[in-house]
Molecule: transfer RNA
Organism: bacterium
RNA sequence: UGGCCGGUAGUUCAAUGGUAGAACGCCUGACUUUGGAUCAGGAGGCUGCAGGUUCGAGCCCUGCCCGGCCAGCCA
Numbered sequence: 001u002g003g004c005c006g007g008u009a010g011u012u013c014a015a016u017g018g019u020a021g022a023a024c025g026c027c028u029g030a031c032u033u034u035g036g037a038u039c040a041g042g043a044g045g046c047u048g049c050a051g052g053u054u055c056g057a058g059c060c061c062u063g064c065c066c067g068g069c070c071a072g073c074c075a
Base pairs, nucleotide, nucleotide: 001071002070003069004068005067006066007065010024011023012022013021018055026042027041028040029039030038048064049063050062051061052060
């Protein structure tokens, strides 16, 4: 420098272009002597950034940023 893959809740990951979700974690309550476990409920998201297409974008297109992998160049 080029190519490919990825970036979504605190974490790990889903989501045919049509209401952004699950598990774990966190908070509250129940249970328990207390804690854990279990059960019930709840909070938590500018979907990396900026544009574009579209009635509608996490998803498609363009540029950029970050991470990983591969290749190449110079020494």